[in-house]
Overview: The part of an RNA shown here (large-subunit ribosomal RNA, domain II) has 699 nucleotides and comes from a Candidatus Aenigmatarchaeia archaeon. Model confidence (mean pLDDT): 82 of 100.
Context: one part of a larger RNA
Formats: sequence, C1' cells, structure tokens
RNA sequence: GCCAGGGAGUUUAUCUCAGUGGCGAGAUUAAUUUUGUAGUCGUAGCGAAAGCAAAAAGACCGUAGCUUGCAUGGGUCAGGGUAUGAAAGUGCCCGAAGUCACUGGGAUAAGACCUGAAGCCAGUCGAUCUAAUCCUGGGCAGGGUGAAGUCCGGCGAAAGCUGGAUGGAGGCCCGCUACCGUUGAUAGAAACAAUCUUCUCGGGUGACCUGGGAUUAGGGGUGAAAAGCCAAUCGAGACUGGGAAUAGCAGGUUCCCUCUGAAAUGUCCCGCAGGACAGCCUGGCUGGAGAUAGAUAUAAGGGUAGAGCUACUGAUUGGAUAGUCAGGGGUCGAAAGACUCAGCUAUGCUGUCAAACUCCGAAUCUUAUAUCAUCAUAGAAGGCCAAAAGUGAGGGUACCCGGGUAAGCUGGGUAUCCGAAAGGGAAACAACCCAGACUGAGAUUAAGGUGCCUAAAUUUCAGCUAAACGAGGAAGAGUGUCUACAACCCUAGACAAUAGGAAGGUAGGCUUAGAAGCAGCCAUCCUUUAAAGAAUGUGUAACAUCUCACCUAUCAAGGUUGUAGGCCUUGAAAAUGGAAGACACUAAGCUGAUUACCGAUAUCUCAGACCGCGAAAGCGAUGUAGUAAGAGGGCAUCUUGGAUGGGCAGAAGUAUCUUUGAAAAAAGAUGUGGACCGUUCAAGAAUGAAAAUCCUGGU
Repeated sequence: GCCAGGGAGUUUAUCUCAGUGGCGAGAUUAAUUUUGUAGUCGUAGCGAAAGCAAAAAGACCGUAGCUUGCAUGGGUCAGGGUAUGAAAGUGCCCGAAGUCACUGGGAUAAGACCUGAAGCCAGUCGAUCUAAUCCUGGGCAGGGUGAAGUCCGGCGAAAGCUGGAUGGAGGCCCGCUACCGUUGAUAGAAACAAUCUUCUCGGGUGACCUGGGAUUAGGGGUGAAAAGCCAAUCGAGACUGGGAAUAGCAGGUUCCCUCUGAAAUGUCCCGCAGGACAGCCUGGCUGGAGAUAGAUAUAAGGGUAGAGCUACUGAUUGGAUAGUCAGGGGUCGAAAGACUCAGCUAUGCUGUCAAACUCCGAAUCUUAUAUCAUCAUAGAAGGCCAAAAGUGAGGGUACCCGGGUAAGCUGGGUAUCCGAAAGGGAAACAACCCAGACUGAGAUUAAGGUGCCUAAAUUUCAGCUAAACGAGGAAGAGUGUCUACAACCCUAGACAAUAGGAAGGUAGGCUUAGAAGCAGCCAUCCUUUAAAGAAUGUGUAACAUCUCACCUAUCAAGGUUGUAGGCCUUGAAAAUGGAAGACACUAAGCUGAUUACCGAUAUCUCAGACCGCGAAAGCGAUGUAGUAAGAGGGCAUCUUGGAUGGGCAGAAGUAUCUUUGAAAAAAGAUGUGGACCGUUCAAGAAUGAAAAUCCUGGU
C1' cells in the first nucleotide's frame, strides 16, 4: 500500500416550538405495597406597592361556506379593568382553552459528535548512565633534559665566586607502552554501530586514569558554567493519578430521491481565525385581491458629467490707458523739491484653472400617476413565529471614484459572473464570448468558424499590404506605397537635365596694412538689356578664378508645395531550444460587402418522468443546474410483538448470471453449503464508511 472487521450528534434533567392522541374549565398524578390527597399548570388582569379588579358580547366590513345576503375564523370602531394624571391622554389587559402523555426540531447544564496538544498539579520511583564528593584498591614501555642539595679542585681576608663530579626535581620534553581523549579529513544506510570506520591528531607522574563500596533527588541535586548532566528522556527526570484537562485551532463525521436555496455586509465586543444583534436562506401559520423585475407617456426631484467665471470664492498670462507714488531704484538740483522705473489701484482688451467655486447644466437615476406587459382565488401583496439555519476570509470583468511611481496592489460604488454552473467557443485557461444541463429520439441555430490536422467555402465581388506584416507595444521618425482635398506653375512650353549668357557706373560708402559682390558696419541706387543681386556658395594676402540667383536655346507634358487618411517600415533588449496550437499560407493576411454551410445539454417537434392542483378522471401558460443550509418522502440492517408462511424433496451464508425499480435496493436461476429463514402491520435502536499521517488483524 491493499483486504477484512471496528470507527463519530448519544443519554439524563429543565425550558420551548411543532405534530399526534386522551380528557376538557379543567388537566394531571410524584415518592410508595395499596388507598389517597397534597402539589403543578390553567381558569384575571393592572400596579413598585398599598390596593383595585373586566356588558358574557353594541355597530360595521368581510374570507371559507351556504347562497345574493346571511356569515364561523379575521379586521375596524364603540365599550370595560388597572396604573399614572387635576384633566386630556398614554401603557398593559378584557367577549374563555387548557392540561397530560408520546414523537420530532431547538436551547441550557453536564466529557455532550469523534480524534488531537504543548502544558499545570499531586504522589511515587530513580545517581548500575552521568556530575560532584567521601572510603578502599589498582595502573602509567622506553628515551631525553638535568633544579636544589652534596663532594672535590681553584680563587678570596671574609662574604662568597668559579670549574668538575655527584645528585635526580618538574601540573618539564619525545613517545600508537598501557590508559584517557577526539583536531581535521573520510568510508558507511542491505549500516559493524540509535555516535560507528580508516588515516591524522591532543594528554600520557598528574587539577592524571581507573575497579569496588557509599552520599546528594526534581523548582531539587550536581556543575573548572555548556542552561551541561541527573539511566538512548532535561530551559525543570520518569511513572501513575487529577483526566475524556482545555483547544475561538486542525482533521474526520457512514443509505437514496424530491422541493427551496444563501452569505463573505452593517453595528458592538482585549474585537480582527471567534461571537451577539440585524441583513440575506428555509419551513409553518395567517391573510383574502391585488402585485410590479419590464416598456411608453406625463408630472415632480436633483446640482453630477460637461461648461463657465467683469456670476461669487480662490488661483492665474501679457500688452494698453489713467491715477497714485510713503518706503525702494534712477535722473536733475546746493536744497526744498521735480520727473521717472518698479510697485499698487482702476478701466478696457487678451490667455488659463478648481473634490471641499457655480451665472448655468445634461444623460442615466428616484418618486407618483396612466396605458401596455407580466404575475395572481390552482391564493398574489401584506402580517406573525420563545420555529430552524448557514454566513459574517470573498474573488474576476466593465464603467465611475479615493490611496499609491506602480502592481495578478489596495479602499469603495453600480451592473454582472465565479463562488454554488455543467454544455459550446477562446490550443490548454474559476469568473472573456454564447448559453442556464429532468430523460430519450429527431431537426434548427448561437458564439465561433469553413486549406490540412478538424465538422463546414481552396465561395463570390471590390480594394489594400510585400512587412511572413498578419501573429504584443507609445511618443517620435520615413522621398515605402495607396487615396482624398487645396494652392501655385504650365504648349505664349512648366519641372528635371544639357548648352550659352550672367554686363556697365563701380574696387558703392565706411573701416582697414589690404577689404575689389563674398572679415565687419551703413546703404542697397541708376544704366544697358532677353537677363544679370552693390551678389547664393567655393576661392585669394588683396585681386583673379569657379558657381548660384536671373535670362535664352534644346527637349517635351505634366510639375511643385501643403493638409488629411489607409496599410507598411523604424522606434523594439532576457535569460533550457520553441512556437499565430502544429503544418503551412502572398492568401489560407487586412478592409468593406454577398451567398451557402458547419457548429451546444440553447431553440423547435414527438414521447415519457418528476413537480403543482384535484377524491378521481384529468389539467398544467410559466416549471426541473446547485455548495453551506432548511423542508419532505423513501431504501436497508438488528431486536421484540401481532398476524401469516417457507425449509434436509435442502434454510441462512456464499460465487456467477438474469430480471425489476428513478435511486437507496429488490426478486429469480444455477452451483456451493448443511439448519434455520422469510412476508405483512406495529414498536424499539450501540442502524448504513473510502477517507480521520484513524484502531486491530491479515497479506
């Protein structure tokens, strides 16, 4: 891992709601052997209390029903009790239904659906491991160094110094002796080993190592101190108990079908993984005729988008004109002072802004009414429930706002989808497009597609693109190409090209060493001409030279410029080799149009089921997805009781097959097996497993 078996909302008490039943202004018995009454709930409320204490029922509307106005239930008004109050008024209550039992839903207390802590406390057991200490024993090859002391010699007056011997000290040295340790590397997982292997390394007469025997015990010991060690356990040992500790956390929680079907929001909370109340879901009761998700019209509401600002508040550009000019700058003046600039104010012109500006002002929206539409007596709207929940981590997209440089970011609003939604499309892809799946059969379409993979057009018409653009991308750039428009030139010859001319006054004046068209400054005329600048560029020291404008000739029909648009190019860099899904395509790309086809659980047709109503027959326009959750109806297992059956001519169990049912399931046949087992109606449950790193066993 697999298989089998086991495995999780139970029980008691109290309260409450619903259903069923008994009795009913009453109902009911507890303990106990019996009888039997206390008691409990109800029959009256109001008031803090003293206390006071309800026309047994008046009128109207009206549902079911009966039937055309009666009317149970229901509603409204009147009336009554009580508290308060001077009163008015206001609060609660009143024309009678309860109680007991059982079953089920829920609440509370208990282990309270099951499993799961780390921990806390108490008692007990541990120092055969290890820490420290005590008692008593044991152990340390070999080699080296050579302290004190002593002896001898020499020197010295002495103290003493010195040389040679001797001597054998030391937390001395070397050392795989034994022994103790374990620095670095390394083998090893089928471990030799829950600390090991090999090599290397430290200590090795000492604060050394070690045997045996003792002592110290859990908030305690011991510790050359690492929170180390205290029996493979230590930031508080182990075991047993309190004990099923507690867990707002995590996992698990067992048969089927039908109906309905959420939330991830608000407020409060030592609140943010949780609760309470509300919101949203379900069910029941009631009610008794209208309702409103849609469309149109009309009438109201509003201050957003936009826009505007000599219409306010605030911000804000540049001239002009007028006024003022204390202080500041400037000019004049001896000074007084004058003028002026900037500034300020005003007028008019001009250019801009605002969530917390508005002279204005939409669309959408909201409310009301009418008409249509849709729904509704097969029961709508509305109301009630001390009935039951779940949810209270949300997320995506479109649009509108706030925060942020931004984000697959964050806080909101409106709509919608996912959540809880399958099917078709987008290669794959919770939320993008189409479309809301009861079952079967047959058709038609949607989105999206129709070269091939791959169902359907190598369809038709017109244009564009040359970039494999299509198949990611901005500002900016393009004499890529297409289209439209405008202006100008043009057979009295444009544009381009080629050829020729391009003069004179004059070297204009000034400046300058020089300045002659061409360093610079000023001016920029006149004449001859077909035309020719007091010169466009090159050039010279300055001239010269070449060239251009301009004119003519040749040629021959369009040319030049601008604006706007389409496609294209550039702008354009990312990490494994790689992607329009692949192949491939010049259309099988892009734009506009046409026809046909493919394509879904959508739509239509037929048949059936469920569901709703109904006594049935039958009818049904709109119905049938679904997580959490609510409600309803069933299947199966075990036991008991009533009734009724089967079985050695073969029960249960078991294997295979067949049949029936929408499912849980049921029935039958054959073999095996060898003694019990069903059906129906009730009752009662230790009643259903695939999951819990579930438990036990097998393999």